[in-house]
RNA sequence: GGGCCGCUAGCUCAACUGGUAGAGCGCCGUGCUGAUAACGCGGAGGUACGUGGUUCGAGUCCACGGCGGCCCA
Numbered sequence: 001g002g003g004c005c006g007c008u009a010g011c012u013c014a015a016c017u018g019g020u021a022g023a024g025c026g027c028c029g030u031g032c033u034g035a036u037a038a039c040g041c042g043g044a045g046g047u048a049c050g051u052g053g054u055u056c057g058a059g060u061c062c063a064c065g066g067c068g069g070c071c072c073a
Base pairs, nucleotide, nucleotide: 001072002071003070004069005068006067007066010025011024012023013022019056027043028042029041030040031039049065050064051063052062053061
């Protein structure tokens, strides 16, 4: 320098074709217990990497940029 993949909750990751953003773990509250763990119930938590574009509508498509990884030179 070139090619490819990825970036979504605190962490790890989903979301058939563009149409209401979710799960597990963690965290908070609560039930249960003599108590703790486990387990049950409820809850908080999101600039969807950034900017712009296409569209009635973008996590999803397009352009440019950023960060990380793999391969080639």